[in-house]
RNA sequence: UAUAUAUCAAGAGGCGGCCAGGGACCCAGCCCCGUGACCCGCCAACAACCUCCUGCAGGGCAGGAAAGGUGCUAAAGCUGGAAUUACGAUAUGAG
Numbered sequence: 001u002a003u004a005u006a007u008c009a010a011g012a013g014g015c016g017g018c019c020a021g022g023g024a025c026c027c028a029g030c031c032c033c034g035u036g037a038c039c040c041g042c043c044a045a046c047a048a049c050c051u052c053c054u055g056c057a058g059g060g061c062a063g064g065a066a067a068g069g070u071g072c073u074a075a076a077g078c079u080g081g082a083a084u085u086a087c088g089a090u091a092u093g094a095g
Base pairs, nucleotide, nucleotide: 001095003093004092005091006090007089008088013043014042015041016040017039021032022031023030026081027080028079029078044073046071049069050068051065052064053063054062055061056060077087
C1' cells in the first nucleotide's frame, strides 16, 4: 500500500505533554472543545481478529483463556444526503 476475507447499533479512563480546533472526504444538521477537545506518550480498562487450550470436524465451526501480536476507550461508521457492486476504520492473508 493495490487487493481478498471478516467485523463495524455492544463494551471500556486516569496522568503528563501540546495548544485550536475536532467528529475520515463533500453538502446540510447536530454534537465535543481553553473546565484543554483532537493528537502524542505512560499506565490501566474494554474487546477477542491473530495467538494459546478443548471439542466437533477437515476451505472450517463452537466453547474457553487473556501471557503474547494488534486494536480500541463520546454520541449507530453521530444523523440525513451524495458517492452504495461505493467510501472509511480494524484484523488476518498477501503482492